Description
A computed fold for a 111-nucleotide RNA from Clostridium pasteurianum DSM 525 = ATCC 6013, annotated as SAM riboswitch aptamer (S box leader). The coordinates come from a structure-prediction model, not an experiment, and the mean pLDDT is 77. The sequence is in RNAcentral, with records from Rfam and Ribocentre. RNAcentral records the identical sequence in 2 taxa.
[in-house]
RNA sequence: AUCUCAUCAAGAGAAGCAGAAGGACUGGCCUGAUGAAGCUUCGGCAACCUUCAUAUGUAUUUUUUAGAAAGGUGCCAAAUCCUGCAGUUGAAUGGUAACGAUAGAUGAGGG
Numbered sequence: 001a002u003c004u005c006a007u008c009a010a011g012a013g014a015a016g017c018a019g020a021a022g023g024a025c026u027g028g029c030c031u032g033a034u035g036a037a038g039c040u041u042c043g044g045c046a047a048c049c050u051u052c053a054u055a056u057g058u059a060u061u062u063u064u065u066a067g068a069a070a071g072g073u074g075c076c077a078a079a080u081c082c083u084g085c086a087g088u089u090g091a092a093u094g095g096u097a098a099c100g101a102u103a104g105a106u107g108a109g110g111g
Stems, first nucleotide, its partner, number of pairs: 002110007013042005021031003025084001027082002043076003048072004052067001055064001080103001085100001087099004
């Protein structure tokens, strides 16, 4: 790189270094010299995985719910910022709304 499954309208930033980019990509629209990316330190959010603890159910090792304690990740502008499609449905000829697909991100697993 690729395959499978789950989730993606919630939540959570300060300081230092640095100095012009960043929001995956397209078209938009935004963020940014009142300081972007990146790096460091500290902090926080969340509850995907492992452990732990409690309770409930089930029945023999499996499941549900809650905790956020320890560890592995992840994340901390805007809904994944919106959007993309020979798709479906509704309303009715204007392109709109909802859903779904695709793409992407994260986690767990496979090969």